[in-house]
Small-subunit ribosomal RNA, central domain from Candidatus Kaiserbacteria bacterium CG10_big_fil_rev_8_21_14_0_10_49_17, 350 nucleotides, folded computationally. It matches the Rfam family "Bacterial small subunit ribosomal RNA". The sequence was found in a public genome assembly. The coordinates come from a structure-prediction model, not an experiment, and the mean pLDDT is 88. Taxonomically the source falls in Candidatus Kaiseribacteriota (Bacteria, Bacteria candidate phyla).

Context: one part of a larger RNA
RNA sequence: CUGGGCGUAAAGGGUGCGUAGGCGGUCAUAUUAGUCCCUUGUUAAAGCCCUCGGCUCAACCGAGGAAUCGCGGGGGAAACGGUAUGACUAGAGGAUGCGAGAGGUCUGUGGAACUCAUGGUGUAGGGGUGAAAUCCGUUGAUAUCAUGGGGAACACCGAAUGCGAAGGCAGCAGACUGGCGUAUUCCUGACGCUGAGGCACGAAAGCCAGGGUAGCGAAUGGGAUUAGAUACCCCAGUAGUCCUGGCCCUAAACGUUGUCCGCUAGUUUUUCGGAGUAUCGACCCUCUGGGAGACGAAGCUAACGCGUUAAGCGGACCGCCUGGGUAGUACGAGCGCAAGCUUAAAACUC
Numbered sequence: 001c002u003g004g005g006c007g008u009a010a011a012g013g014g015u016g017c018g019u020a021g022g023c024g025g026u027c028a029u030a031u032u033a034g035u036c037c038c039u040u041g042u043u044a045a046a047g048c049c050c051u052c053g054g055c056u057c058a059a060c061c062g063a064g065g066a067a068u069c070g071c072g073g074g075g076g077a078a079a080c081g082g083u084a085u086g087a088c089u090a091g092a093g094g095a096u097g098c099g100a101g102a103g104g105u106c107u108g109u110g111g112a113a114c115u116c117a118u119g120g121u122g123u124a125g126g127g128g129u130g131a132a133a134u135c136c137g138u139u140g141a142u143a144u145c146a147u148g149g150g151g152a153a154c155a156c157c158g159a160a161u162g163c164g165a166a167g168g169c170a171g172c173a174g175a176c177u178g179g180c181g182u183a184u185u186c187c188u189g190a191c192g193c194u195g196a197g198g199c200a201c202g203a204a205a206g207c208c209a210g211g212g213u214a215g216c217g218a219a220u221g222g223g224a225u226u227a228g229a230u231a232c233c234c235c236a237g238u239a240g241u242c243c244u245g246g247c248c249c250u251a252a253a254c255g256u257u258g259u260c261c262g263c264u265a266g267u268u269u270u271u272c273g274g275a276g277u278a279u280c281g282a283c284c285c286u287c288u289g290g291g292a293g294a295c296g297a298a299g300c301u302a303a304c305g306c307g308u309u310a311a312g313c314g315g316a317c318c319g320c321c322u323g324g325g326u327a328g329u330a331c332g333a334g335c336g337c338a339a340g341c342u343u344a345a346a347a348c349u350c
Stems, first nucleotide, its partner, number of pairs: 003322004007304002012318001014201004021194003025088008034080001035077008049065006091191001092188003096183004103177007110154001114150008125136002162169002206247006215241002220236004258317006266295011299306002323350003332343004
């Protein structure tokens, strides 16, 4: 000496559930293949280290000793760890009361806007742009009124809000349903944490089958612009966007920050509970628990910044990184209808 790291330099798995494994609260007793101590055998010689000696010194050589690692036998210890038994309640879970919420699935339903059809009024324009044109319109458009149909999305409330593991979730009502918070004591009695494989979920786009299609709109056609214009602008417009069922499995899936536990000044805003005080009541005030923000002590950081929602101080477990290009590619394998996804190099080169 026996790595260092992962917010932005390379590096946190998209997210959860969970198998093996790893790790594991308090007390007592017993035991002990881990652990510790003693002893003994073995660990060839040479070598390394120490002492002494031989070549004039040294290298080199000789003699003796010591040391190290491992294994076997015997004896002992019981703090820690293991095992077994018993007990406990501070972890974890349950019960009961109360509470908030765009959490999920299904069904129904509402108004605004849009568009289409029919009818009325009405007449020459409308539309569009930087300016135009393509386009629509005397078979009567645009505008306006009435009636009816259709699909998609839910203005205001709305927020720096809330909920969800993540993706994500927003009109209203109902049915079914998941999670969460808080309060009181009561119950179980370590039942816990993490989690390789595995399983499930997973925006958008895309794919298959059937439906649907108002608006928007890849592709495509046309009009412009331009030197050109396979674009930006305009007029149209198919797939798609929507629904049902089945696939795909990716993302700047981001807080670019894995999960869990403990500890470490505060100030302020907001949201959901509880207690006290106050009050007719709601506010206000004090305390307390959970969440979401801003600013900041100490500390950390290359800096930026982070700072009880840590990137501070510690612990448990998993994932990942190791110069740039080649390359998230080739090959192989697994998966997929396909598109492709996952796993994942090297030669060569700087």